[in-house]
């Protein structure tokens, strides 16, 4: 240095241009004498940074970064 994937919630991770879920984790609470299992809630997102397209962009284009893996 070239190519390809990936970057969303505290963690793994969805998410075909129309205001972002889901598991777990952690909170509260019901059940228990009490503790674990179980139910029910609600909280948590500048969607890696920045720009352009677009009525509207996690989603599509460019540039940067950051990680994985090929190649040289």
């Nucleotide at each position: 240095g070239c190519c390809a994937g990936g970057g969303u919630a505290g963690c793994u991770c969805a998410g075909c241009g129309g205001u972002a879920g889901a598991g777990c984790a952690g909170c509260a609470u019901c059940u228990u004498c009490a503790u674990a299992a179980g139910g029910u809630g609600a909280c948590g997102g500048u969607c890696g940074a920045g720009a352009g397209u677009c009525c509207g962009a996690u989603c599509c284009u460019c540039u940067c970064c950051c990680c994985u893996g090929g190649c040289a």

The RNA shown here (transfer RNA) has 72 nucleotides and comes from a Patescibacteria group bacterium. Rfam family: tRNA. It is annotated as a transfer RNA. It was read from a public genome assembly. NCBI's taxonomy places the organism under Bacteria, Bacteria candidate phyla. Its mean pLDDT, the model's own confidence on a scale to 100, is 84.